[in-house]
RNA sequence: CACUCGAAAAGGCAAACCCAUCGCGAGGUGGGGGCGCAAAGUCACGGAUCUUUGAAAAACAGAUGGCCGGAUUCCCGAA
Repeated sequence: CACUCGAAAAGGCAAACCCAUCGCGAGGUGGGGGCGCAAAGUCACGGAUCUUUGAAAAACAGAUGGCCGGAUUCCCGAA
């Protein structure tokens, strides 16, 4: 120095819920809020779940990255 790992420190993000707003809807955005998180930063590539159409199946169109996997970037430096 790098990798793995995750003590401490400096910080960071922000669940549910409430208000406003957008959307057919899942859900998104802003404010409050704080359940939690070492990537709870980013990417819908794969799976899964949810929404729209549909009797079902299939197909099409979306959402969820804080469901999982993967890719990629990144703060710190104890064991």
A computed fold for a 79-nucleotide RNA from a Chloroflexota bacterium, annotated as c-di-GMP-I riboswitch aptamer. NCBI's taxonomy places the organism under Bacteria, Bacillati, Chloroflexota. The coordinates come from a structure-prediction model, not an experiment, and the mean pLDDT is 81.